This is a predicted complex of two RNAs, RNase P RNA and transfer RNA, with 407 nucleotides together.
[in-house]
RNA sequence: GAAGCAAGCCAGACCGCCGCUGGUGCGAUCUCCGAAAGGAGGCACUGGAGGAAGGUCCGGACUGCGCAGGGCGGCGUAGCAGCUAACGGCUGUCCACCGUGAGGUGAGGAUCAGAGCAACAGAAACGAAUCACGGUGUCCGCAAGGACGCGCGGUGAAUGAAACGGGCAAUCUCUACGCGCAGCAACACCAAAUAGGCCAGCGUUGAUGUGGCUCCGCGGAGCUGGCGGGUAGGUGGCACCGAGCCGUGCAGUGAUGCACGGCCCAGAGGAAUGGCGGUCACGUUCAGGAAACUGAACGCACAGAAUCCGGCCUAUCGGUUUGCUUCACAC
RNA sequence: GCCGAGAUAGCUCAGCAGGUAGAGCGGCGCGUUGAAGGCGCGCGCGUCGGGGGUUCGAUUCCCUCUCUCGGCACCA
Repeated sequence: GAAGCAAGCCAGACCGCCGCUGGUGCGAUCUCCGAAAGGAGGCACUGGAGGAAGGUCCGGACUGCGCAGGGCGGCGUAGCAGCUAACGGCUGUCCACCGUGAGGUGAGGAUCAGAGCAACAGAAACGAAUCACGGUGUCCGCAAGGACGCGCGGUGAAUGAAACGGGCAAUCUCUACGCGCAGCAACACCAAAUAGGCCAGCGUUGAUGUGGCUCCGCGGAGCUGGCGGGUAGGUGGCACCGAGCCGUGCAGUGAUGCACGGCCCAGAGGAAUGGCGGUCACGUUCAGGAAACUGAACGCACAGAAUCCGGCCUAUCGGUUUGCUUCACAC
Repeated sequence: GCCGAGAUAGCUCAGCAGGUAGAGCGGCGCGUUGAAGGCGCGCGCGUCGGGGGUUCGAUUCCCUCUCUCGGCACCA
């Protein structure tokens, strides 16, 4: 210098003006919207998208139901050891495969428990024996050899992914371990309203009571379906002292844990996070120039929080840092 | 927002515990007819939504992406 491998970081910066939306403080105790519950309005200070906020594929928190009980069924995971709130995630390591290498990939238990599958081709597809050679028995022959058997499974042939030895468990299954079901439109409360109705079935011989079935426990009068009627408003959950973020140190190969110090960091409810102007930066194209460079135009990915968190996967214009590998050259 | 189902021929759908994809309607061709219809005979016209994996082999099993459809508040 060229080609790569691995792990990170950034996702234009600053200023001015005008908005949108949340929080805190102060203030009128007033006004507006609304039937009510409730909401909005002023000023000051201050917060306001991401590495994936995405897909909703796993795992949890939270909430309700027997607080989550037994059995069958069902679903999931799979070398070994560890991390973690938990996981199908992550780390280390063994093995297999790929790569010259740095490295990468792996649903990687069991086919000596049992079952199932293998199209076409081929004699035969999991019950081997089609042909040739070899072996061996009987008979014929002086002999060379021949005839008729025996699969005997020793060698080979053609077909095929695979030919007797196995292959496929991302086929059933077995083993070990894990999983109760539902989801913030969960759930709790407030306000308003009614035809608080009718029909059928089940139920005090005990139903329904969130699970595919069943048992057990609790419990004690309703439940299910159809037809019809009414309201479709508000508050909490929910915007956070948290599995929180940043830094340092220690332990550990590492994931990670512990200690100390500092910080408080989006939040609506049809859904805020924006627009305009200026300066600078970056990229592309064009023009000028011998060049350094100058000027103009255009562009600046993927994407956008919706109960929250940890992962995985997928999308992504580019820029940049560190470590390492191979090759070439020079010393 | 949360949960579930699906994508196979032009249309509506089968298929599948893995072995090379069919049915009905439609379409095309030929015959019959003066012509059309009808009838008869013949022809599947297909990236099994896209990509990857497991396997000898995938429409089927697994992962991922795309698209389509459905359900979900409360009172009584």
Background: Rfam match: Bacterial RNase P class A. The family's RNA type in Rfam is ribozyme.